[in-house]
Transfer RNA from Alligator mississippiensis, 72 nucleotides, folded computationally. Its mean pLDDT, the model's own confidence on a scale to 100, is 82. Rfam family: tRNA. From the family's description: Transfer RNA (tRNA) molecules are approximately 80 nucleotides in length. The organism belongs to Alligator, within Eukaryota. The RNAcentral record of the sequence draws on GtRNAdb and Rfam.

RNA sequence: AGGGAUGUAGUUCAGUGGUAGAGCAUAUGCUUUGCAUGUAUGAGGUCCUGGGUUCAAUCCUCAGCAUCUCUA
Numbered sequence: 001a002g003g004g005a006u007g008u009a010g011u012u013c014a015g016u017g018g019u020a021g022a023g024c025a026u027a028u029g030c031u032u033u034g035c036a037u038g039u040a041u042g043a044g045g046u047c048c049u050g051g052g053u054u055c056a057a058u059c060c061u062c063a064g065c066a067u068c069u070c071u072a
Stems, first nucleotide, its partner, number of pairs: 001071007010024004018055001026042005048064005
């Protein structure tokens, strides 16, 4: 310098245009003398940023940013 991939909850990741979910973590209740385990219920999201398409965008498209990777 050029090519490719990825960007979603604290973390690891799903989500094939119709208002976003799981595991772990975390809070509370029950269970216990207490802890652990188990179980039930919650909280937690600018879906990287900004445009475009569309009645409607996490998803399609363009540009940018960050990270990883390949070639030189």